[in-house]
Context: one part of a larger RNA
């Protein structure tokens, strides 16, 4: 100087209180440990490992295991020699390929000689040798870059100067203030930097330019109907350019301070909402399996290449999620309103064939034009009447669709039947403060298909609490103790 403290003061966070809704108790998915195995590849392991790497494990991915091959190699750069019927290479045999045989046919390029030519020489390519490739082998306690983490906390340091024998100390404390070392007073301190804060995207509102593919008020044409057509750019929008918000203005408090609280005006009030952005710095925190590297280590194998298995195995056990346990619901039938995406080896409309998965068809679309497209929850009606049921959907058994060389270990779908478990969940937990929680349905990555209930966005519909800061937790400043460093 730090650090801890079941010291002490002030402050702060969905910390805890006050609520709403969930987990823990099923069944199912999906990680994790265990167990098993030929193998169940491998890494993450309090918080900060476990719907994590994995934004898709039937093959391939793949690294694991069984078996069958190759050894200058699947790739990359040179040396040195050979070699024109060379290089490439069809049938054809062998074999589960992959690989080993085979060997019909049969080259290039540059230059050199030459009547001409496969005449030499060199390139490429090939053989062989020799350097070397190769390694998801090791070590993240040798390392780089990447990351999480305290924390979006309010810190963390410097110059110059004072003060101390120095370690350092003051600045950066204290009195007020804030979301903040934010900003004002005072002062042995004056200043500065990295953070804060703003700049930067989006959203909330208004003008203005500009009008198409988007609109559609007035005018005129058409239809059963519809911006459908002439027109039009007023509205909506849709995208660029600007005003806007600054504690500006009023009043009260206040140290004539910063600011507070309360009103005006406004679309919007005090950081308007969300996003992007992580300081000095700690955990020898993670990553040698994204890359990259230092040692070490294999080298007819820890390379490589292929077929087949496997990462999907199931007495158990823990996390995360789904669906439910109903009547604020369940089923049937009519009806209404979106956002944000993505589309050419793609999106696929009308019609038509199926009971449906889906089949057929092929119009528009490189898309404000066409398509995925039905938005669900809403609302009307009808039924069902409290029960293991018209809840509930697991399991099974069958019959059929799709993708794809291939769905037997191991895919999604769909129809018929079947109908477990479960009547709101012990101890103990976990999320959220406003368009949030709670519900509801559409998308996009990845991808032939999909184990997606996962993940990353979009909108609908829409709440309940918060009087406080003893107490759990975790942090911040100041100060106290201390046999720690």
């Nucleotide at each position: 100087u730090g650090a801890c403290g079941g010291g002490g003061g002030c402050u702060c966070g969905c910390a805890c209180a006050a609520g709403c809704g969930g987990u823990g108790g099923a069944g199912c998915a999906u990680g994790u440990g265990g167990c098993u195995u030929a193998a169940u590849u491998c890494g993450a392991u309090g918080c900060a490992a476990c719907g994590c790497g994995a934004a898709a494990a039937a093959c391939c991915u793949u690294a694991c295991c069984g078996g069958g091959g190759c050894u200058u190699g699947a790739c990359a750069u040179g040396a040195u020699a050979g070699a024109a019927g060379u290089a490439g290479g069809a049938a054809c045999c062998u074999g589960a390929a992959a690989g080993g045989g085979g060997g019909a046919c049969g080259a290039a390029c540059g230059g050199u000689a030459u009547c001409c030519a496969g005449u030499c020489c060199g390139u490429a390519g090939c053989u062989a040798u020799u350097a070397c490739a190769g390694g998801u082998g090791u070590u993240g306690c040798a390392u780089g870059g990447c990351u999480g983490u305290c924390g979006u906390c309010a810190g963390c340091u410097c110059g110059u100067g004072u003060c101390g024998u120095g370690a350092g100390a003051c600045g950066u404390u204290g009195g007020g203030u804030u979301a903040a070392g934010u900003c004002c007073c005072c002062u042995a301190a004056c200043g500065a930097g990295c953070g804060a804060a703003a700049c930067c995207c989006u959203u909330g509102u208004u003008u203005u330019u500009a009008g198409u593919u988007a609109c559609c008020a007035g005018c005129g044409g058409g239809u059963u109907a519809u911006g459908c057509c002439g027109g039009g750019u007023a509205c909506u929008c849709u995208a660029g350019a600007a005003a806007g918000a600054c504690u500006g203005c009023c009043g009260u408090c206040g140290u004539c301070a910063a600011g507070a609280c309360g009103g005006a005006g406004g679309a919007a009030g005090g950081u308007g909402g969300g996003g992007a952005u992580g300081a000095c710095g700690u955990c020898a925190a993670g990553u040698c399996a994204u890359c990259a590297u230092g040692g070490c280590c294999c080298u007819u194998a820890u390379g490589c290449c292929c077929c087949g298995g496997g990462c999907u195995g199931c007495a158990c056990a823990c996390g995360u999620g789904c669906u439910a346990c109903a009547a604020u619901g369940g089923u049937c039938g009519g009806u209404a309103c979106a956002g944000a995406c993505g589309g050419a080896a793609g999106c696929g409309a009308a019609g038509c064939c199926g009971a449906g998965a889906g089949g057929u068809g092929a119009a528009g679309c490189g898309a404000a034009u066409c398509c995925u497209a039905a938005a669900a929850a809403g609302c009307c009606g009808a039924u069902c009447u409290c029960a293991g049921u018209u809840c509930g959907g697991a399991u099974u058994g069958g019959a059929g669709g799709c993708u794809g060389a291939a769905a037997u270990u191991c895919g999604c779908c769909u129809c018929c039947a079947u109908g477990a478990a479960g009547u709101u969940g012990g101890a103990a937990u976990c999320g959220c403060u406003a368009g949030u929680a709670a519900u509801c349905g559409c998308g996009g990555a990845u991808c032939a298909g999909c184990a997606a209930u996962g993940u990353c966005g979009c909108g609908g519909u829409g709440a309940g609490u918060a009087u406080g800061u003893u107490c759990c937790c975790g942090a911040g400043c100041c100060u106290u103790g201390u046999a720690c460093a």
The part of an RNA shown here (small-subunit ribosomal RNA, 3' major domain) has 485 nucleotides and comes from an uncultured anaerobic ammonium-oxidizing bacterium. It matches the Rfam family "Bacterial small subunit ribosomal RNA". Its family is annotated with ribosome and structural constituent of ribosome in the Gene Ontology. The coordinates come from a structure-prediction model, not an experiment, and the mean pLDDT is 83.